This is a predicted structure of a 365-nucleotide RNA (Bacterial RNase P class A) from a Pseudomonadota bacterium.
């Protein structure tokens, strides 16, 4: 210095003026009351105000309403192992397969069995059945065939069944590999070594599995994000969930023309008339709603996810729905993208820019 791996961070800042929502303080104004106060309107003032993914709704919970004796079938969903967590298809950490020179990545990675069944495109002769003769090895037999000849015969060719599973060829895959023995040619038919495969106990690990070592018959292989088969898991439905108040209309029950109500208090007048409970409940209105598996700092166990303790903060809460816009510094303000019940992950998107460890290569010293 170059190129590269993983990780952790930031997502523009101060300043002017104009606005937009909440909460808290103060003033006014309407309505309403047990005269304490309440509600809702405006004005001023202070204060707070979108993410790192607020996305996608893929998983998991809380929460909140339904249904539920118990077992069991079906159905769906996870899927090496210890471990964390409220759970999880998440997350540490560790095995065992795969990539990369290497830091490091990526993997749905249970079982292929004397459990059943299935599937393999194209190419090939044959694709799972102790399979397959296309070209081929290889002894025999046939011919009215053709050369050759020493006449005994040899040698090719075509035809015919039959042995083979080596060479040649197709394929992602051709039924262990390589020498060698051993044939008519051959082949785990034998035999050496090696790879797998299965039994079996032995050492180390909690465990996945690793290490070395014995016997076996030599090989019938892949595919379970094919059906199964074995473990585990798991009621449905959402915050437009659900709770509380509660006009009009309908409904029921008592009263009632000697009543009720309006004209600011009263009398008279005058208009206009059913009037009051009650229960469900629509329309609106309020709760649910942000105080939480909550953030931050220490100290502590743990290799780590993470736990435990101290202590310290107060961080949007709307209901058509706020968080904007202009203008300065300044030459340039820029990506993806906006809360709507919370919350713990995945995954997708992203201009631009800090830091940290680590690896490969180079060059100084």
């Nucleotide at each position: 210095c170059a190129g590269g791996u993983u990780g952790a961070c930031u997502g523009a800042g101060c300043g002017g003026u104009c606005g937009c929502u909440g909460u808290c303080g103060g003033g006014g104004g309407u309505g309403g009351u047990u005269c304490g106060c309440c509600a809702u309107c405006u004005c001023c003032g202070a204060u707070a105000g979108a993410g790192g993914a607020a996305a996608g709704u893929c998983c998991g919970c809380g929460c909140u309403c339904c249904a539920c004796a118990g077992g069991g079938c079906a159905c769906g969903g996870u899927g090496c192992u210890g471990g964390c967590u409220a759970a999880c298809g998440g997350c540490c950490a560790g095995g065992c397969g795969g990539g990369g020179c290497a830091a490091c990545c990526c993997g749905a990675c249970g079982g292929a069995a004397c459990a059943g069944u299935g599937c393999a495109a194209c190419a090939g002769a044959g694709a799972a059945g102790c399979a397959g003769a296309u070209u081929g090895c290889g002894g025999g037999g046939g011919a009215u065939c053709g050369c050759c000849u020493g006449c005994g015969g040899g040698c090719g060719u075509c035809c015919c069944a039959c042995g083979c599973g080596a060479g040649g060829g197709u394929g992602a895959a051709a039924c262990g590999g390589u020498g060698g023995u051993g044939u008519a040619a051959g082949a785990g038919a034998c035999c050496a070594c090696c790879a797998g495969c299965g039994c079996g106990g032995g050492c180390a690990g909690u465990g996945a599995u690793g290490c070395a070592c014995g016997c076996g018959g030599c090989u019938g292989g892949g595919c379970a994000a094919a059906c199964c088969c074995c473990a585990c898991c798991g009621g449905g439905a959402g915050c437009a969930a659900c709770g509380c108040c509660a006009a009009g209309c309908a409904g029921g029950c008592g009263c009632a023309a000697u009543g009720g109500g309006g004209c600011g208090g009263c009398c008279c007048g005058u208009c206009c008339c059913g009037c009051g409970c009650c229960g469900g409940g629509u329309a609106g209105g309020c709760g649910g709603c942000u105080g939480g598996a909550g953030g931050c700092a220490c100290a502590u166990g743990g290799u780590a996810a993470c736990g435990u303790g101290u202590g310290u903060c107060g961080c949007a809460g709307a209901g058509a729905a706020a968080u904007g816009a202009u203008c300065g510094c300044a030459u340039a303000a820029a990506a993806c993208a906006g809360a709507a019940c919370g919350c713990g992950g995945c995954u997708u998107a992203c201009g631009g820019g800090u830091c940290a460890a680590c690896c490969u290569g180079g060059a100084u010293g």
The sequence is in RNAcentral, with records from ENA. It is recorded under the gene name rnpB.